Model confidence (mean pLDDT): 83 of 100. The RNA shown here (transfer RNA) has 73 nucleotides and comes from Candidatus Iainarchaeum sp. It was read from a public genome assembly. Rfam family: tRNA. By type it is a transfer RNA.
RNA sequence: GGGUCCGUAGUCCAGUGGUUAAGACGCUACCCUUACAAGGUAGAGAUCGGUGGUUCAAAUCCGCCCGGACCCA
Numbered sequence: 001g002g003g004u005c006c007g008u009a010g011u012c013c014a015g016u017g018g019u020u021a022a023g024a025c026g027c028u029a030c031c032c033u034u035a036c037a038a039g040g041u042a043g044a045g046a047u048c049g050g051u052g053g054u055u056c057a058a059a060u061c062c063g064c065c066c067g068g069a070c071c072c073a
Stems, first nucleotide, its partner, number of pairs: 001072007010025003018056001027043005049065005
C1' cells in the first nucleotide's frame, strides 16, 4: 500500500429500512434476612465511532475519515 470483517449503556452482545434500540452481567432503591449473600419487585443508564449522502423514513444502504482484528504484498 491492497483486501475482508468489526465499532450499539460501565462490560458482553441482539437488531439486516418503518411502533417505545431487546437481553445478560454490573449499578440504584425497596422487599426478604438479626446481618450478609442468594432470591423477588421497580428504576436509571446507549440519539448506535465521526461526517456527508440516498430515502417519505437510516443503528440498518452508499462515500470519506478515525479506531480494532485478520489476510496479501